């Protein structure tokens, strides 16, 4: 300079147009135990990287931008 991936709770990560976004792991109460780990049982936690189209509807499709990676020169 051209090209192709990726970006979703703390942290990995599912989810290829449709109801209140999924699990694991970590937190955080509670229950078990003399206590602690281990197990059980609930909870809290993500304006889905910003921004603009498309659509009746966008985490999803288009386009810039931002930040990673990778490939060709």
């Nucleotide at each position: 300079g051209g090209g192709c991936c990726c970006a979703u709770g703390g942290u990995c990560u599912a989810g290829u147009g449709g109801c209140u976004a999924u699990g694991a792991c970590g937190u955080c109460a509670c229950c078990c135990u003399u206590a602690c780990a281990a197990g059980g049982u609930g909870a809290a936690g993500a304006u889905c990287g910003g921004g603009a189209g498309u659509u009746c509807g966008a985490c999803u499709c288009u386009c810039c931008c931002u930040g990673g990676g990778c490939c060709c020169a």